[in-house]
A computed fold for a 100-nucleotide RNA from Inhella inkyongensis, annotated as Glycine riboswitch aptamer.
RNA sequence: ACGUUCCGAGCUGGAGAGAGGCGAGCCAUCAGGCCGCCCACCGAAGGGGCAAGCGGGGCGACCUGCCAAUCUCUCAGGUAAAGCGGACAGCGAGGGCAAG
Numbered sequence: 001a002c003g004u005u006c007c008g009a010g011c012u013g014g015a016g017a018g019a020g021g022c023g024a025g026c027c028a029u030c031a032g033g034c035c036g037c038c039c040a041c042c043g044a045a046g047g048g049g050c051a052a053g054c055g056g057g058g059c060g061a062c063c064u065g066c067c068a069a070u071c072u073c074u075c076a077g078g079u080a081a082a083g084c085g086g087a088c089a090g091c092g093a094g095g096g097c098a099a100g
Base pairs, nucleotide, nucleotide: 002100006095007094010091011090012089013088018039020038021037022036023035025034026033027032040079041078042077046075047073048072049071053066054065055064056063057062
């Protein structure tokens, strides 16, 4: 100096489900937007749950700790288009790096 994995600014792609109802609420350019409540629905920010496995306890049945996902729940979030967000995938400036 190079150097699998690793971190990573940035770039590209990126689904689902209501243009629902009500309101003496707020804003308004009077199109509409926001907010609250109700009903229905979606899963791919985040969050919760667990199988195997690894432990602890119990003679044993069993109890219990840690614990994965695109599975599951739907708390949060979201449900015309656009925008925003978006798991995940690809690229990736740059950083770091065992053996060699």

The organism belongs to Inhella, within Bacteria.
It matches the Rfam family "Glycine riboswitch aptamer". Rfam's curators write: This family represents the bacterial glycine riboswitch.
The RNAcentral record of the sequence draws on Rfam.